[in-house]
Context: one part of a larger RNA
RNA sequence: GCCAACGAGUUGCUUCUAUGUGGCUUACAUAAACUCCGUUUGGAGAAUAUGUUUAGUGAAAGCGAGGGUUAAUAGCCCGUAUCUUACUUUUUAGAUAGAAGGAAUACCUUUUUCUUCUGUCUAAAUUGUUAGAAUGUCGCAUGGAGCAAACCCGAAGCCGGGUGAUCUAGCCAUAGCCAGGUUGAAUGUCGUCGAGAGACGGCAGGAGGACCGAACCCACUCGCCGUGCAACACGAGGGGAUGAGCUGUGGUUAGCGGAGAAAUUCCAAUCGAACUCGGCAAUAGCUGGUUCUCCUCGAAAUAGCUUUAGGGCUAGCGUUAAAUGCUGACUGCAGGGGGUAGAGCACUGAAUAAGGGCGGGCCUUCGGGUACCGUCUUUAAACAAACUCCGAAUACCUGUAGGUGUAAUUUAGCAGUUAGACUAUGGGGGCUAAGCUCCAUUAGUCGAAAGGGAAACAGCCCAAACCGUCAAUUAAGGUCCCAAAAUCUAUACUAAGUGUUUAAGGUGGUGUCGCGACUGCGACAACUAGGAGGUUGGCUUAGAAGCAGCCAUCCUUUAAAGAAAGCGUAACAGCUCACUAGUCAAGUUGCCGCGCGCCCAAAAUGUAACGGGGCUAAGUAUAGUACCGAAAUUACGGACCUUCCUGAUUUAUCAGGAGGGUGGUAGAGGAGCAUUUUAUAUCCAUUGAAGCCGUUUCGCGAGGAAUGGUGGAGGAUAUAUAAGAGAGAAUGUUGGC
Numbered sequence: 001g002c003c004a005a006c007g008a009g010u011u012g013c014u015u016c017u018a019u020g021u022g023g024c025u026u027a028c029a030u031a032a033a034c035u036c037c038g039u040u041u042g043g044a045g046a047a048u049a050u051g052u053u054u055a056g057u058g059a060a061a062g063c064g065a066g067g068g069u070u071a072a073u074a075g076c077c078c079g080u081a082u083c084u085u086a087c088u089u090u091u092u093a094g095a096u097a098g099a100a101g102g103a104a105u106a107c108c109u110u111u112u113u114c115u116u117c118u119g120u121c122u123a124a125a126u127u128g129u130u131a132g133a134a135u136g137u138c139g140c141a142u143g144g145a146g147c148a149a150a151c152c153c154g155a156a157g158c159c160g161g162g163u164g165a166u167c168u169a170g171c172c173a174u175a176g177c178c179a180g181g182u183u184g185a186a187u188g189u190c191g192u193c194g195a196g197a198g199a200c201g202g203c204a205g206g207a208g209g210a211c212c213g214a215a216c217c218c219a220c221u222c223g224c225c226g227u228g229c230a231a232c233a234c235g236a237g238g239g240g241a242u243g244a245g246c247u248g249u250g251g252u253u254a255g256c257g258g259a260g261a262a263a264u265u266c267c268a269a270u271c272g273a274a275c276u277c278g279g280c281a282a283u284a285g286c287u288g289g290u291u292c293u294c295c296u297c298g299a300a301a302u303a304g305c306u307u308u309a310g311g312g313c314u315a316g317c318g319u320u321a322a323a324u325g326c327u328g329a330c331u332g333c334a335g336g337g338g339g340u341a342g343a344g345c346a347c348u349g350a351a352u353a354a355g356g357g358c359g360g361g362c363c364u365u366c367g368g369g370u371a372c373c374g375u376c377u378u379u380a381a382a383c384a385a386a387c388u389c390c391g392a393a394u395a396c397c398u399g400u401a402g403g404u405g406u407a408a409u410u411u412a413g414c415a416g417u418u419a420g421a422c423u424a425u426g427g428g429g430g431c432u433a434a435g436c437u438c439c440a441u442u443a444g445u446c447g448a449a450a451g452g453g454a455a456a457c458a459g460c461c462c463a464a465a466c467c468g469u470c471a472a473u474u475a476a477g478g479u480c481c482c483a484a485a486a487u488c489u490a491u492a493c494u495a496a497g498u499g500u501u502u503a504a505g506g507u508g509g510u511g512u513c514g515c516g517a518c519u520g521c522g523a524c525a526a527c528u529a530g531g532a533g534g535u536u537g538g539c540u541u542a543g544a545a546g547c548a549g550c551c552a553u554c555c556u557u558u559a560a561a562g563a564a565a566g567c568g569u570a571a572c573a574g575c576u577c578a579c580u581a582g583u584c585a586a587g588u589u590g591c592c593g594c595g596c597g598c599c600c601a602a603a604a605u606g607u608a609a610c611g612g613g614g615c616u617a618a619g620u621a622u623a624g625u626a627c628c629g630a631a632a633u634u635a636c637g638g639a640c641c642u643u644c645c646u647g648a649u650u651u652a653u654c655a656g657g658a659g660g661g662u663g664g665u666a667g668a669g670g671a672g673c674a675u676u677u678u679a680u681a682u683c684c685a686u687u688g689a690a691g692c693c694g695u696u697u698c699g700c701g702a703g704g705a706a707u708g709g710u711g712g713a714g715g716a717u718a719u720a721u722a723a724g725a726g727a728g729a730a731u732g733u734u735g736g737c
Stems, first nucleotide, its partner, number of pairs: 001737006011148003015145010027052003034045004056063002066078004082133003086129002090125015151289002154286001158279006169253009178243001180212003183208001187204007216240003220237004255271001257267003264273001292672006302315005316417002318414007326405001330402007342390001343388002348384002352380009361370003420446004424441006451462003466638004471634003477628003480613003486625001488624006499615001505599003509596004514591005526583005532556003537551003562577001565576003639662010673726001675723002678720007691710008
């Protein structure tokens, strides 16, 4: 790792609550003791304590169809129960039939109307009875709560009783060990010197937590090992090695403790409190896991409070049941308040420009001047979340009409949720950064939503999947090939592979709209020719002659020609230009705007910034027609849920018809399948039960049946009953491989 088996909402309660169902409702239920039957716990009878109920209210004393609050007889809060069916008594009203009487009409019959009585029917109220609902009470079942281990597994820990000093720490008793070499203290003695104290020297001596270094003890460095030889070893070096030395044996100190040359170090590979058993299934607001099917509906990630923030409680949002009965979303109309967007500068504040007045500074020739400062004022432009002389659209509130569903509200049972994400829009924080963060819009989607598109891509675009179909029509998006559908139509643009990344800035790339100027009395460009005279203007200067500089910048001849726009010379000279004529011949030139391009443009494995091939359209713009394209819509068939109608044995249920519906996490509700018992009934089985392996078949499904083989003794069905009642996950447990 796989396979098999086992493995998690259980049980109790003389606790509460809701729903369903049953008994009684002459209220219900009932212990012990008692009587009878049976005798193993038991069964039946009758029975009363007692419990709930028949009245509430108040904190309570209490009072009581009322009670509390209060000074109050006011106000307020909580209370003071009924309903349906059938029959019956009585009354009233209406309709109708009959009879009697009166009035009106009328020739009569007749007709109309009023009153009274009787009968029938209808409606309302009322008396009583019956049946039921409801209520009450007691069982059973189910949902939920409480108390218990309380769905299962999981701590570190806390407490109690014991077991440990064969490891290790200290101590006690007893016993043992330390090759060899070195140094040479005290002291003694001898000698010399000395008056002596004493000094020096020789010899002896053998001290020392002395020296070197094996055994022995240790563990400083490096290597090696690091699924090892080894849960600390091995190799080479290292330290101590007569001492506070090392060691054998025996003993002793025990966990709220001992020991400790002291490190939170050791106390049996365990130590900031050993191990073991028990309290104990400790507790776990935490993590993980939690087992069959189908059907109906379907959330939340918000608010308030919280030693609270990954947990709770209440509300919000879900579901189930009942009740109310048009109240709902939404739309029309009518009426409201506002100070947002925008705008504005009238206030508050910020900040400019020009002019004027006054004051100050500076300068002054004292007359004044001033590019400086303050204040007032005029004009102009202009800013604000905490400015407003103004001021929307929406939204919100109320009324009214429509609105029977997209519903709404109330009560009761049961929840889950309280980590949200992105997108769009309005904002705060941040850097008008973030796949950032915090609000808002009852916004959208995801969450809990599959399908098509965006190459791939929870949150974007289209669109909500009951099932089936080798049918059709479309959405977004597409139609050269990969790859379904136009190598479609028309007119333009682009030449950059722009398309298929980006800005400021640049661009005589190109298309186009518009406004000007010149132009067959000949433009623009090119070529030919002229471009002169007074004059070398005056001044200055060494010189200054169009062309160093200053001043002036005229006149004449002309088709035209500046007292000169450049180059040039020392100064002249010389070469051009402006300007003019000719040749040529039809457009030339300046500017504003718009479209598409170009440069700007550098990154790390490999083209790699169209999904690829590739494309000059298969790019871009405008207009159009076809087609493709989804689980959307339609068609056909089928299943289920639900509302209404009709029919059938009224109900239960079934059939038909007409509508509406069937994505789904947490979660609520409904209906079933399977397993193991037990009871009753009916059956099967050696002419082959269960189990196992195949095949066929039925059911939406969990599953069921038939049949062949194997197997060799039990099993099935129906209705009830009770659960050790369903496995893929828990670093699950055990076994096998």